Overview
The RNA shown here (Bacterial RNase P class A) has 301 nucleotides and comes from Nitrosospira multiformis. Its mean pLDDT, the model's own confidence on a scale to 100, is 78. It matches the Rfam family "Bacterial RNase P class A". By type it is a ribozyme.
[in-house]
């Protein structure tokens, strides 16, 4: 130098304007509240604002209801050992088989005398014994081009099936709290001795409801909602997933749904994409780069 194997990061900079959607600190007002505060709108000020996959929504858990869900059927999932974890079908670490010179990559890797089917192309014949040929009393006995397997206690479970371990359903449109107007229920007072309405009030006309109050549901609004199996960073442990401990930090929470747009300057001209309850994986997309260990060849010293 050249191909390559694992693994980790970054994902156009910087600046300036003007806009969005959350927090927060001042303060006019306005309204509870004795009061200290509270709460709302307005102004001004600070400060935060998409991922590495936010995506598929495939497995796991948390979280919340349903009678806390016990057995059985049935239906999925897994399926060498051993180890992580809240959990897992993920993840580490050995062992075998398989690929590569290697570094490494990959594997659903139980159990074929419990049954049952299926076995491409070759071959006369493929799952059940027939057939050819010699041979014997006898389907008695031996051999048979092909073929992964042939005249048989072969293969094949990512075929059913067996065995073994597991899995209640539904999902934040869960689910919890305040709550109109109308209608309806249920209790209590009134009421043909005249309720009520017109009609504030007194005639008059009308003629079976009216008030009150509770409690349930709708509209509607608040909450769940982001401080967490949470990130850094230092020292342990562990080969490794993965863990302890100390410090220190808060990093979106919306609700038709913000995260943009405009400008200047730079380079390498910037890929797949956009949270909606959160979290742990895994699969799928992805310009471009960067950094760190290994490996193979080759060259010079």
């Nucleotide at each position: 130098g050249a191909a390559g194997c694992u693994g980790g990061c970054c994902a156009g900079a910087c600046a300036g304007u003007c806009g969005c959607u959350g927090c927060c600190u001042g303060u006019c007002c306005u309204c509870g509240g004795u009061g200290a505060c509270g709460a709302g709108u307005g102004c001004a000020g600070g400060g935060a604002g998409a991922g590495g996959a936010a995506a598929g929504u495939c497995c796991g858990g948390g979280c919340u209801c349903c009678g806390c869900a016990g057995a059985g059927c049935a239906g999925g999932a897994u399926g060498c050992c051993g180890g992580u974890u809240a959990a897992c079908g993920g993840c580490c670490g050995g062992c075998c088989g398989c690929c590569g010179u290697a570094a490494g990559g990959u594997g659903a890797g139980g159990a074929a005398c419990a049954g049952g089917g299926c076995c491409a192309c070759a071959g006369a014949g493929a799952c059940g014994a027939g057939c050819g040929u010699a041979u014997u009393a006898a389907g008695u006995u031996a051999c048979g081009g092909u073929g992964a397997a042939a005249c048989g206690c072969g293969g094949u479970a990512a075929c059913c099936u067996c065995c073994a371990u597991c899995c209640g359903g539904a999902g934040c449109a869960a689910g919890a709290c305040c709550a109109a107007a109308u209608a309806g229920g249920c209790a209590g007072g009134c009421g043909a001795u005249g309720a009520u309405g017109c009609u504030g009030c007194u005639c008059g006309c009308u003629g079976a409801g009216c008030c009150u109050g509770c409690g349930g549901g709708u509209a509607g609004g608040u909450u769940g909602c982001u401080u967490g199996a949470g990130c850094g960073u230092g020292c342990g442990g562990g080969u490794g997933a993965c863990u302890g401990c100390a410090c220190g930090c808060c990093u979106a929470g919306a609700g038709g749904a913000a995260u943009g747009a405009c400008u200047g300057u730079c380079c390498u001209u910037g890929a797949c994409a956009g949270a909606a309850c959160c979290c742990g994986g895994c699969u799928u997309a992805u310009c471009g780069g960067c950094c760190a260990g290994c490996u193979u060849c080759u060259u010079u010293c």